Record summary:
The RNA shown here (transfer RNA) has 71 nucleotides and comes from a Candidatus Nealsoniibacteriota bacterium. Its mean pLDDT, the model's own confidence on a scale to 100, is 82. RNAcentral holds the sequence, with entries from ENA. Rfam family: tRNA. Gene Ontology term of the family: triplet codon-amino acid adaptor activity. Taxonomically the source falls in Candidatus Nealsoniibacteriota (Bacteria, Bacteria candidate phyla).
């Protein structure tokens, strides 16, 4: 310089066109004399910028960042 892969909640991962989902953490409460366990609810997320579509996290295109290969 060329080509390939990945980006989703603190973290780890699910969804592949029609209200974004789970565990783990966080926060309140039950339950215990207290602690641990354990049960219930909450709040928190689609790397950015365009394009297509009635609708994009999802599909083209382009940026960064990381990463793998060639050179």
């Nucleotide at each position: 310089g060329c080509g390939g892969g990945u980006a989703u909640a603190g973290u780890u991962u699910a969804g592949g066109g029609g209200u974004a989902a789970a565990a783990c953490a966080u926060g309140u409460c039950c339950u215990u004399c207290c602690c641990a366990a354990g049960g219930a609810c909450a709040g928190g997320u689609c790397a950015c910028g365009g394009g297509u579509u009635c609708g994009a996290a999802u599909c083209c295109c382009g940026u960064u960042a990381c990463u793998c290969g060639c050179u």